Context: one part of a larger RNA
RNA sequence: GCCUACGAGUUACUCCUCUCUAGCAAAGUUAAUCUUGAAAACGAGAGCAGCUGAAGCGAAAGCAAGUCUGAAUAGGGCGUAUAGUUAGAGGGGGUAGACGCGAAACUUGGUGAUCUACCCAUGGUCAGGUUGAAGGUCCGGUAACACGGACUGGAGGACCGAACCAGUACACGUUGAAAAGUGUUUGGAUGAACUGUGGGUAGGGGUGAAAGGCUAAUCAAACCAAGAGAUAGCUCGUACUCCCCGAAAUGCUUUUAGGAGCAGCCUUGGAGUAGAGUGUCAUAGAGGUAGAGCUACUGAUUGGACUAGGGGGCUUCACCGCCUACCAAAUCCAGACAAACUCCGAAUGCUAUGACAUAUAUCCAGGAGUGAGGGCAUGGGUGCUAAGGUCCAUGCCCGAGAGGGAAAGAACCCAGACCAUCAGCUAAGGUCCCUAAAUAUAUACUAAGUUGUUCUAACGAGGUCCAAUUGCAUUGACAGCUAGGAUGUUGGCUUGGAAGCAGCCAUUCAUUUAACGAGUGCGUAACAGCUCACUAGUCGAGCGAUAGGGCAUGGAUGAUAAUCGGGCAUAAGUAUAUUACCGAAGCUAUGGACUCUAUUUUUAGAGUGGUAGGGGAGCAUUCUAGUUGCAUUGAAGGUAAAUCGUAAGGUUUGCUGGAGCGGCUAGAAAAGCAAAUGUAGGC
Numbered sequence: 001g002c003c004u005a006c007g008a009g010u011u012a013c014u015c016c017u018c019u020c021u022a023g024c025a026a027a028g029u030u031a032a033u034c035u036u037g038a039a040a041a042c043g044a045g046a047g048c049a050g051c052u053g054a055a056g057c058g059a060a061a062g063c064a065a066g067u068c069u070g071a072a073u074a075g076g077g078c079g080u081a082u083a084g085u086u087a088g089a090g091g092g093g094g095u096a097g098a099c100g101c102g103a104a105a106c107u108u109g110g111u112g113a114u115c116u117a118c119c120c121a122u123g124g125u126c127a128g129g130u131u132g133a134a135g136g137u138c139c140g141g142u143a144a145c146a147c148g149g150a151c152u153g154g155a156g157g158a159c160c161g162a163a164c165c166a167g168u169a170c171a172c173g174u175u176g177a178a179a180a181g182u183g184u185u186u187g188g189a190u191g192a193a194c195u196g197u198g199g200g201u202a203g204g205g206g207u208g209a210a211a212g213g214c215u216a217a218u219c220a221a222a223c224c225a226a227g228a229g230a231u232a233g234c235u236c237g238u239a240c241u242c243c244c245c246g247a248a249a250u251g252c253u254u255u256u257a258g259g260a261g262c263a264g265c266c267u268u269g270g271a272g273u274a275g276a277g278u279g280u281c282a283u284a285g286a287g288g289u290a291g292a293g294c295u296a297c298u299g300a301u302u303g304g305a306c307u308a309g310g311g312g313g314c315u316u317c318a319c320c321g322c323c324u325a326c327c328a329a330a331u332c333c334a335g336a337c338a339a340a341c342u343c344c345g346a347a348u349g350c351u352a353u354g355a356c357a358u359a360u361a362u363c364c365a366g367g368a369g370u371g372a373g374g375g376c377a378u379g380g381g382u383g384c385u386a387a388g389g390u391c392c393a394u395g396c397c398c399g400a401g402a403g404g405g406a407a408a409g410a411a412c413c414c415a416g417a418c419c420a421u422c423a424g425c426u427a428a429g430g431u432c433c434c435u436a437a438a439u440a441u442a443u444a445c446u447a448a449g450u451u452g453u454u455c456u457a458a459c460g461a462g463g464u465c466c467a468a469u470u471g472c473a474u475u476g477a478c479a480g481c482u483a484g485g486a487u488g489u490u491g492g493c494u495u496g497g498a499a500g501c502a503g504c505c506a507u508u509c510a511u512u513u514a515a516c517g518a519g520u521g522c523g524u525a526a527c528a529g530c531u532c533a534c535u536a537g538u539c540g541a542g543c544g545a546u547a548g549g550g551c552a553u554g555g556a557u558g559a560u561a562a563u564c565g566g567g568c569a570u571a572a573g574u575a576u577a578u579u580a581c582c583g584a585a586g587c588u589a590u591g592g593a594c595u596c597u598a599u600u601u602u603u604a605g606a607g608u609g610g611u612a613g614g615g616g617a618g619c620a621u622u623c624u625a626g627u628u629g630c631a632u633u634g635a636a637g638g639u640a641a642a643u644c645g646u647a648a649g650g651u652u653u654g655c656u657g658g659a660g661c662g663g664c665u666a667g668a669a670a671a672g673c674a675a676a677u678g679u680a681g682g683c
Base pairs, nucleotide, nucleotide: 001683002682003681004680005679006678011096012095013094015093016092017091018090019089020088021087022086023085024084027052028051029050033046034045035044036043037042056063057062066078067077068076069075099237100236102234106227107226108225109224110223111222117201118200119199120198121197122196123195124194125193126191128160129159130158131156135152136151137150138149139148140147164188165187166186169184170183171182172181203219205215206214207213240618241617242616243615244614245613250263251262252261253260254259264370265369266367267366268365269364270363271362273361277358278357279356280355281354282353283352284351285350291344292342293341298338299337302334303333304332305331307328309327310326311324312323313322314321373398374397375396376395377394378393379392380391381390382389403414404413405412418592419591420590421589423588424587425586429582430581431580432567433566434565438579440578441577442576443575444574445573451569452568459554460553463551464550465549466548468546469545470544471543472542480538481537482536483535484534486511487510488509491505492504493503517532521530522529593608594607595606596605597604598603619672621669622668623667624666625665626664627663628662629661630660637656638655639654640653641652642651643650644649
């Protein structure tokens, strides 16, 4: 892992409540017990003790169709205008373990120191080698000590190192040879050493050279049994089928936040009302949002004008006074801001009335689940006008929704799946191949593989196309080429120099000219030189400038190795227009099933996605009662096939098997397994 078996809403109660069924009914009902029938189970009868109801109100005394409050005869609260009760079945609740499995823990009573910790008693063990303390003897030495030397001696939690004890480092081992080991290496090895035997200390206790260590492979409180089915607002699991409806993830409160109570939303039954609900249109309203505005307030605010006040400067002995590209109130002109500004002011939404359409809405009673929501769009707060962020509001969707499209994708686009069909039409989206359908039509654009369904800006650019405005042009434009581009003059000033070209000045003038600046740039120390403006010739038809639009271009940068989904494509790209076709569980067609509504049937219409959850109808298993059957001419069971039913399932036949088993009508349940790291067995 698979198979087989087992495995979870049960049972009890004179308990509460609701529904259905039955009996009796202003009444209903018996309990214990007794009698009786073959009588322990069952039936019948007796048994009015008790219970419920028929009257309530008040804390009570009490009063009573009323009563309480109250001074009240007021007002108000609760009542009165009648249906109950007993039994059975079912839904829900209560008390019990109360759907099943699951703690860590707590308490009580016991069992353990054969492991290990420490202690007590009594025993045992430590190869070999090394060092050489005190003391002693002798000699030297001293006034005497001290002190020195040699020898002797044999101390030590001394040294090296086996046994023994330990367990440092590394490797192996890691379903091991082993639930702690093996190999090499290492520490101690006469000591606070190691060890045998016997004994002692016991669970909030022991023991501990102290690590929360050890206390029998168990220790921040051992093990065993019991209380005990502890408790678990938590996790997991909870078993056959079909039909109808179908949520919520919100508000308030909560030692409350992953739990609850009440409300909201779902379902089932009932009631039956000024038809309340919803939509559209019309009419009448309230309002201060979006927008807008501010010389309409409050506040904020830019520039200018004007001008109080202030600062600064001038003047004065002082007062006056003058000036000011300084600051600035009020006023004026122009500009412009606001969630907590408004002289204004929508669209929606809301209220009311009417018409039309539709079929809800409301109340009572039984049963729930939900109370972690999420994405997208829009209006906002918060945040960085960040987040697949967070908090509200409105809508849609996912949740609980399959199908088609977006390569692939919960919520984006299209569209809501009762079943069947080798029928048709469409939506979004597509039509070269993968891949169903146009290598469609028309006109343009793009040259970047831009692009072909994911992201990109400021800024840059004689890419290219379009439509404008404007200037020049056969009296010859623009570009090119040929030639000229002069004179007064080296303008004046400055300067060492300044001659078109360092700098300053300007009535930058005048002459000759086809034209030629007191000079556009390069250049020189200054000149020179080159060039431009400007002009003529040549050439022969368009050439410049500005702002705008389309498509392209640079900007362009990410970590495994390139992606339009791919192949590939110059259209099979982009734009505009058109016509075909493909394309879904949408719509239609044909047949069928079921639900609801209407109808006298016939029939017609509307419907049948669905999690939590509510309601309804069935299938199967075991047993019981009644009834009716089958079976050695072969029961149950097994196996294979056929067949019937919307399904759970039923039936028949063959083979196997070898003795019991069904149908129908009721009843009762140890009544259905895929899951619980489920339990047991097998493989």
The part of an RNA shown here (large-subunit ribosomal RNA, domain II) has 683 nucleotides and comes from a Bacteroidota bacterium. The organism belongs to Bacteroidota, within Bacteria.